[in-house]
RNA sequence: AUGGUAGUUCAGUUGGGAGAACGCUAGACUGAAGAUCUAGAUGUCGCUGGUUCAAGUCCGGCCCAUG
Numbered sequence: 001a002u003g004g005u006a007g008u009u010c011a012g013u014u015g016g017g018a019g020a021a022c023g024c025u026a027g028a029c030u031g032a033a034g035a036u037c038u039a040g041a042u043g044u045c046g047c048u049g050g051u052u053c054a055a056g057u058c059c060g061g062c063c064c065a066u067g
Base pairs, nucleotide, nucleotide: 001066002065003064004063007022008021009020010019016053024040025039026038027037028036046062047061048060049059050058
């Protein structure tokens, strides 16, 4: 200095809905499995304070990773 968001890889920047892909579970299909299709579950948004009607997003401190 940059980054820390789902199991993984990441998106989310004039502050107002937490999301995608892959993976996982169930069903359909199949002799079975894979592929495909349908449905579903999963997050104290690194921790802690502050600002604000409202914070993943702004500010302070701390921790971790990379350079």
Molecule: transfer RNA
Organism: uncultured Methanobrevibacter sp.